[in-house]
Context: one part of a larger RNA
Molecule: large-subunit ribosomal RNA, half B
Organism: Candidatus Zhuqueibacterota bacterium
RNA sequence: UCCAAUUAAGGGAAUUCGGCAUAUUGGCCCCGUGUCUUCGGUAUAAGGGGUCCCUGCGUUUGUUAGUUUAGCUAGCGAGUGCAGGGUGCAAUAACAAAGAUGGUCCGACUGUUUAACAAAAACUUAACUUUCUGCGAGCCCGUAAGGGUGUGUACAGAAGGUGACGUCUGCCCAGUGCCAGUACUUCAAACUCCUUUCCAAGGGAGCUAAGAGCUGGUAAACGGCGGGAGUAACUAUAACUCUCUUAAGGUAGCGUAAUACCUUGCCGUUUGAAUGACGGCUUGCAUGAAUGGCGUAACGAGAUUGUCACUGUCCCUAGUUGGAAGCCCCUGAAAUCUUUUUCUGGUGCAAAGGCCAGAGAUCUCCAGUGGGAAGCGAAGACCCCGUGAAACUUUACUGUAGCUUAUGACUGUGGUAUAAAUUUUGAUGUGCAGCGUAGGUGGUAGUUGUUUAAGCUUAGCCGCCAGGUUAAGUGUAAACGCCAAUGAGACACCACCCUUUAAAAUUUAUAUCGCUAACUCUAGCAAUAGAAGACACUUAUAGGCAGACAGUUUGGCUGGGGUGGCACGCCGUUAAAAAAGUAUCAACGGCGCCCAAAGGUUGGCUCAAUCCGGUUGGAAAUCGGAUGAUGAGUGCAAGAGCAAAAGCCAGCCUGAUUGGAUCAUCAAAACUAAGUGAUCCAAAGACGAAAGUCAGGUCUAGCGAACCUUUACACCUCCUUAGUGGGGGGUAGAGAUGACUGAAAAGUUACUCCGGGGAUAACAGAGUUGUCGCGCCCGAGAGCUCCUAGUAAUAAAAGUGUUUAACAUUUUAAUUACGAGCAAAUCGACGGCGCGGCUUGCUACAUCGAUGUCGGCUCUUCCUAUCCUGGCCGUGCAGAAGCGGCCAAGGGUGAGGGUGUUCACCUAUUAAAAGGAAUCGUGAGCUGGGUUCAGAACGCUGUGAGGCAGUUUGUUUGAUAUCUACUGGAGAUGUUGAUGUCUGAGAGGAAGGAUCUUCUAGUACGAGAGGAACGAAGAUUCGAGGCCACUGGUCUAACGGUUAUCCGACAGGGUAAGCCGUGCAGCUACGCCUUGAUGGAUAAGUGCUGAAAGCAUCUAAGCACGAAGCCAUCCUCAAAAAGAGACAUCUUAGAACCGCCAUAGAAGAUGGCGUUGAUGGAACUGGUGUGUAAGUACCAAGGCAACGAGGUAUUCAGCACGCAGUACCCAAUAGUUCGUAA
Repeated sequence: UCCAAUUAAGGGAAUUCGGCAUAUUGGCCCCGUGUCUUCGGUAUAAGGGGUCCCUGCGUUUGUUAGUUUAGCUAGCGAGUGCAGGGUGCAAUAACAAAGAUGGUCCGACUGUUUAACAAAAACUUAACUUUCUGCGAGCCCGUAAGGGUGUGUACAGAAGGUGACGUCUGCCCAGUGCCAGUACUUCAAACUCCUUUCCAAGGGAGCUAAGAGCUGGUAAACGGCGGGAGUAACUAUAACUCUCUUAAGGUAGCGUAAUACCUUGCCGUUUGAAUGACGGCUUGCAUGAAUGGCGUAACGAGAUUGUCACUGUCCCUAGUUGGAAGCCCCUGAAAUCUUUUUCUGGUGCAAAGGCCAGAGAUCUCCAGUGGGAAGCGAAGACCCCGUGAAACUUUACUGUAGCUUAUGACUGUGGUAUAAAUUUUGAUGUGCAGCGUAGGUGGUAGUUGUUUAAGCUUAGCCGCCAGGUUAAGUGUAAACGCCAAUGAGACACCACCCUUUAAAAUUUAUAUCGCUAACUCUAGCAAUAGAAGACACUUAUAGGCAGACAGUUUGGCUGGGGUGGCACGCCGUUAAAAAAGUAUCAACGGCGCCCAAAGGUUGGCUCAAUCCGGUUGGAAAUCGGAUGAUGAGUGCAAGAGCAAAAGCCAGCCUGAUUGGAUCAUCAAAACUAAGUGAUCCAAAGACGAAAGUCAGGUCUAGCGAACCUUUACACCUCCUUAGUGGGGGGUAGAGAUGACUGAAAAGUUACUCCGGGGAUAACAGAGUUGUCGCGCCCGAGAGCUCCUAGUAAUAAAAGUGUUUAACAUUUUAAUUACGAGCAAAUCGACGGCGCGGCUUGCUACAUCGAUGUCGGCUCUUCCUAUCCUGGCCGUGCAGAAGCGGCCAAGGGUGAGGGUGUUCACCUAUUAAAAGGAAUCGUGAGCUGGGUUCAGAACGCUGUGAGGCAGUUUGUUUGAUAUCUACUGGAGAUGUUGAUGUCUGAGAGGAAGGAUCUUCUAGUACGAGAGGAACGAAGAUUCGAGGCCACUGGUCUAACGGUUAUCCGACAGGGUAAGCCGUGCAGCUACGCCUUGAUGGAUAAGUGCUGAAAGCAUCUAAGCACGAAGCCAUCCUCAAAAAGAGACAUCUUAGAACCGCCAUAGAAGAUGGCGUUGAUGGAACUGGUGUGUAAGUACCAAGGCAACGAGGUAUUCAGCACGCAGUACCCAAUAGUUCGUAA
C1' cells in the first nucleotide's frame, strides 16, 4: 500500500451522473391503520406497546400411582391467565430476521428472453377482432410415397393484428392489396382458314381461357387524414363570411410528452438557489384512436423525482483485526526480448534515451509509485478503397419452384339443347302489263282424277293482305295446259339449278343431364359392396401471377466519402511563362443544329455612325446632301479573317454529283477505329465572252464500334423448283449506345466479414491564421466646464422711482439653447496595421500489422495579457468609494442548486472567487454520467430491408513493471590509517499568505452627510512543521455484563473468531504548540546636482530613495564538491560477526547493552484499567414445607497490565574474522 472486516466525536447526502456502498428496520403477541379500489385488495400500510428471571395463585388438558372412589390427593408432562418480587446500558440481549412513505412514466398481472457485457418499457398472456376452411377441408413438412394438425370436424383447426379491466374506437376505397362481377376491348399454345399451281419457311386472319383493361365492394386490409384572406362598440381573439384545393382534410381524447427542433417555452408548487420533479397553459418542427386513444386498483431486481429515518458517501480523515505484500527456506511459469546513464532546448517523416548544443551523471542492489518508453496485448471494429464476400429487402435484372388457366393423353357410353357442315325430302319467289304472286335454263303436248276432280266448311303455316299452300271433312265428275292476250320472258308435266326457308339423317363443337367399366376414395383378409366418376389425379405443351427460392448487378470524377455538380464527347478565348505542348469541382462562353438557299458561278453595289436640309414626323421611320478604312455585316459562341469583298442585290444554275489516290489533323511518349480537313487524277456538268471558278456554307464545334434489324443493286454463291422461292455473302446508305473507344442491371447492413490504406476522413500533433482573442493608429462623435469672447429666452430674490396697491426700471443667483474652452480623466463607430496560437476553419505532413475518445475526481509544474494581496502615476482624485494606466507571477483564487456536461445561469459568502498551457496535462491513476456496438420504444422518413449531429431506457474499462523517471532505504569503490566533531560549494522550501477588530480617531479631510492613513495591539482563516499533558476517536491488551449451546450441577471454562458496556499504553485530529524582524541590489515611479542645448531637464558623468517580487537572514539535505575539504584525539588502534534488546525498523541500516551488567524476562512495590470476585453469613416476594430470582456485608474487592521503580533470580556465556605503520 492493497484485499476482506470493524469502530468512529460534531455535522448528516454538503459526496456523487445517481444515497452507489454502508447504516437503519427486522421474529412473535397486543393495539392501531390513511388514500385509492376492479370491494378481492392496498396491508406486516403507517404508527405505538410488550418480550428476561423468580415466587405464588387460578384455569384447560394427557398420563401414572394411591386410597377415604371424590367437584379427591400426589408425581411426571403440555398450554394459558392473574398478582407480586427482582436485575442489567441493553431481556426476539448471540444466530436468524422488511428501512418506510408520497408524485410521475411504461407495461395490467404470474411468467419468458440475448448460456458468457442488454431481464427491460421487449416476448408471452387471458380478452377483443379480421381472414381462410364442410373434411380426400384449410395450413404445414416431403421429389414422391407418405406424414403433422387429428383418429380432431366450425363452441373445430389454421394464419394475422391488438393486448387484463373501464370508456371509446372518428373521416377517407383516389393509390397499393384482397374479394366479386364483366355486355365489350386485349390476349398463348392448340384448332380452322388465307397467303402458294405443289413444298418449306415466314407472314396474316378467325376462334379463345385465365390474367389485364373495365365496373363495384372492402380500412380491427397496407395506408392516409390541407392552405390563404377578412370580420365583434378598448385591445386581443374569431362563433361568422369568402376563396383555392383533396380520396378525405385529424373527430373524441391526450399534449413541451419514452413523441416538442426552437427549449432551460410561459405560469404556479417544491429549494437559499432546480437545464430536475409535479400541476397547469398549449401557436402538436413531427400526438391521436386495435400500426389502438385516454384512464386505471394491484403487481415490477423497470425508468424518474421528493420526504422521514439512517449512516465514514462527504467535511476529513483516524484507529484496530485477519490475509496479501514485506523477510527467511523449498519449488518455479508466461507474454516479451537489436542496443541502451539521463535532463533541457533545437533539429528532423512536422511529438528523440540514441542526431546537434548545453547541463547532469562513481558503481551495484532493496522496497515502493506508475510520468515516459507515442510501453505490452489484437495485420483498427470507425473512415475510405476492392469492377472482394455474405446476409437481408424490393414495383432492380434474369430465372425457378409453387399456384392458376387452356389444350392433348389416360378417356368409355347415352340423352337434351344450341351451332356449323354435308345429304335427302318439301316449301319459297308479287316492278309495269297480264285472268294473276311469271325465280332461271332446257325438254315437251299433253297431264291429273272413284287410291275421289271442281266447289264448300274448318284448321295450321307463309304472306307484298292480292292471295298462296298443306291437312281433315263434305262433295260427286271433272280440272289444268296447249291456243288467245299481255310481257323482256308464258304457265300443265319432267329434268338441272338459284334465293330464302322447313324437317329429317349423319359428322363435329359447346353447354348440360344421365350411365358405368377406366381412374380415385371408403369398408373388408378377400371375394365384393358403397361413394365419386370420365371429372379429378398424373403427364406433356402453352398463357398468367410469382423475393417463396436462386444467381447477379447496383459507374466514374471528387481538396476523405456522402449530398450537390459534370469539370465524363466536342469547339473558341484566358490561365499558358512571345515555337509546340501543358493541370485544377480555374475564369468567360458555346455545340448535339440550321439553310434548296443562307449553296455554285457571273455581274453590280458599299456599311455603321455623325452633321446639314426637308410635309405630317418627334432623339430615332422614309427622302436629299456631306463626312465616313471598317466602329456595320457575316445563320448560331469566341477568336482569326473579309471593302470594286468572304458583306448587300440580281441573272442563270445544282460541284450539297460519281469513281480512284495521297497527305494532314484527332494524337508532342507511342498508337487503333470513328470523325474532320486539304490536295491530285478521271467522268459527266454549272456559270462566265474568256482567263477561270465550283466536288457545300470564310475557317475552327454540329458526333458514334461490333452484333442485330432494315433499304438499294441487271452483283457472287448454296439449297430447292417446271417457273418461282429461300439462305449466305459483297458494295453503298439508315436505325444508338451523351458514363459519348460503346456491359443488358436497384437498395440495406448498428448482425456483419475478409483483404488493404495513414495513397483518405473522425481525436490529438504539425503548418497556416480567414475567424477568434489582445494591442496600436486614425478619429466622426460622446463626455466635462462657463475662469478665459459673448448672445438670446425665462425670471425667484434684492434695490430704486411714483403716496399704498399695482406698475416701471436696475443688478444678480439659477436654468435652457447657441457659442466658446479643455494635449482632454473616461468611452469610441467606419477604416487601417500588428501580435498570440485558447476558438472555429483550411491543408492532409506523421500515425489505420491501433498513440484508448468528452466531462469529473486526484496530483504537479509552468505562462502573464494581474482577479486579490504589494509598490506607483493620472483623474472629470476634498475624504470615503471609484475609473484608467505602469511595475510585479511570492502566495491565494473557496462552498453550494439544477444539468453527463465543458460552458452558461442562479444562491449565500469572500481580499478575490483572473485567464491560460502541459497529446483540448493526467483511464499500464480512478470513474464511466455523455458520445459510439449488439436489445427495445417514440416521433419523422423509406414500398421495404432499414435510416435520423432527433429523443428515451439498458449495456464486460485487461495486465505479475524489463528499461527510464521519481520517492525512500542499503552496500561497494574512490578520496591512501582509525575514531569523533565540524565547514558549506551546491540543492530544496512559501514557511508563511491573507483578513477582521481595537487604539490612532469620530482625528486629518469635508458646508454637511460622511470619513481615512503611518504606526501599535489582539484575534481569525488558509497553509507548513512538530507533539499527545488536556479534549475527542480507536484500542479482537484488559475488566465487567449477558444470550444460545457444551463440559452432570456449583465453581471455572470452551464455541458462535457471539453481542453489549467501559477502557491504560500506543497511534491519532476534531486537540495542543511554533510559524520574526532586518539588511543588500533593483522594477515602475520619485528626487538632488547637472550639461549637451547660456534656459529648462531625475541622466548624458555623478549622487539618493523606492515593492508581497530578487539575493541573503531562517529551516532541511549536503565532502562522490575528482576542486573528493577542515579540526581534534589515537599510535595500534579499530571494525564486523555473535548474544540480550529498542527512543530504531519492510530487508539492510540506526541506537542501547553484553557480568566492571539493570539490556530483556520473571518476581515484588507503585500506578493504571475494570468495578466490588469466589466462599460464607444474613435479608428477600411468597410458600404448609421443600425451595427461592435477587440484595447486603466481608470488599475501592477480585482480576489484568506493552507503564515506572526495586532487585542480579534467569538470559546477555563462550568466542571468531577483518584490519594494522598509512